[in-house]
A computed fold for a 350-nucleotide RNA from Natronocella acetinitrilica, annotated as Bacterial RNase P class A. Rfam family: Bacterial RNase P class A. Rfam classes the family as a ribozyme. About the family: Ribonuclease P (RNase P) is a ubiquitous endoribonuclease, found in archaea, bacteria and eukarya as well as chloroplasts and mitochondria. The sequence is in RNAcentral, with records from ENA. Taxonomically the source falls in Natronocella (Bacteria, Pseudomonadota, Gammaproteobacteria, Ectothiorhodospiraceae).
RNA sequence: GGAGUCGGCCGGACAGUCGCUGCCGGCAUUGCCGGUGGAGGAAAGUCCGGGCUCCGCAGGGCAGGGUGCCAGGUAACGCCUGGGGGGCGUGAGCCCACGGAAAGUGCCACAGAAAACAAACCGCCUAAGCGCCGACAGGCGCCGGUAAGGGUGAAAAGGUGCGGUAAGAGCGCACCGCGCGGGUGGCAACACGCCGCGGCACGGUAAACCCCACUCGGAGCAAGACCAAAUAGGGGAGCAAUGGCGUGGCCCGCGCUGCUCCCGGGUAGGUCGCUUGAGGCAUGCGGUGACGCAUGUUCCAGAUGAAUGACUGUCCUCGACAGAACCCGGCUUACAGGCCGACUCCUUCU
Numbered sequence: 001g002g003a004g005u006c007g008g009c010c011g012g013a014c015a016g017u018c019g020c021u022g023c024c025g026g027c028a029u030u031g032c033c034g035g036u037g038g039a040g041g042a043a044a045g046u047c048c049g050g051g052c053u054c055c056g057c058a059g060g061g062c063a064g065g066g067u068g069c070c071a072g073g074u075a076a077c078g079c080c081u082g083g084g085g086g087g088c089g090u091g092a093g094c095c096c097a098c099g100g101a102a103a104g105u106g107c108c109a110c111a112g113a114a115a116a117c118a119a120a121c122c123g124c125c126u127a128a129g130c131g132c133c134g135a136c137a138g139g140c141g142c143c144g145g146u147a148a149g150g151g152u153g154a155a156a157a158g159g160u161g162c163g164g165u166a167a168g169a170g171c172g173c174a175c176c177g178c179g180c181g182g183g184u185g186g187c188a189a190c191a192c193g194c195c196g197c198g199g200c201a202c203g204g205u206a207a208a209c210c211c212c213a214c215u216c217g218g219a220g221c222a223a224g225a226c227c228a229a230a231u232a233g234g235g236g237a238g239c240a241a242u243g244g245c246g247u248g249g250c251c252c253g254c255g256c257u258g259c260u261c262c263c264g265g266g267u268a269g270g271u272c273g274c275u276u277g278a279g280g281c282a283u284g285c286g287g288u289g290a291c292g293c294a295u296g297u298u299c300c301a302g303a304u305g306a307a308u309g310a311c312u313g314u315c316c317u318c319g320a321c322a323g324a325a326c327c328c329g330g331c332u333u334a335c336a337g338g339c340c341g342a343c344u345c346c347u348u349c350u
Stems, first nucleotide, its partner, number of pairs: 001346010012315007020038008040321001044332002047330005052220004064216005069083005084098001085096004099211002104209002106205003121150002123146003129142005158176006177200001178198005183192003224272004234263006243257005279298008316319001
């Protein structure tokens, strides 16, 4: 100098004017004045997890959903951290639903002889058996043998070598690989150029059914709680005529009907829930880290037709994605441009 990897941060600045809105204070009586606060890193998607609230009591079974290497962190998680295994990259580093395929079932297109109780298309062999020919070397055919070679495929039943054989073959052996048992290290996943045994054990697919383990009650702030008009209706008490209407031939009875007061439910409307919280910041300590603990400090939107805007001036590198609605922890997605830190590779120079 070039090319990259990872992590963090910013997201126009300043001033003025006019608006909108929460709170506080004052005046005044529902309007001014003053002060002060007023979107984000994702406020988004609503995909996970929790707080909170109500229904309810969620113990067991069935069904269904989710998760799926190990350890830790956390209120919890499908998140995060550290580690193991596998894959990619020269490397910094990145990616992985990463339990079980000798419990069962299903599927494996095309090609190919054969796709799973493996399979003879080409090729190779003719030792043994049978038949024929023969010049008594042998040849041909049948019955066969063979997964070493070719070819197909994403995938063809361990690999290399030596022996062996008619040709071959874990058929035998050595090494590598694999499985089982043990040992060692590690909390564990797992690892081992430690030991022994086994010729080797039956392809792939479980984001196919399934099996195993763990886990999950449902609904959501329009949750829910409180106050409470008008109108209609409900319950109770009292009063009045001992009435009226209906049922009925009549009486009793039953039902409805007047006025006053009280009670409860509840609509409109209002209040709360509502923002002080698993909060932020700083320092110290513990931990590889996620994170935890202690001390100090700080208050940082809270609306409900729903505010956070507009204009002007100056400057610059000319400004992306995008707008809170109960709250919080994550994940994912979108994002003009810029800054900082750590690290890797290549080249050159000293």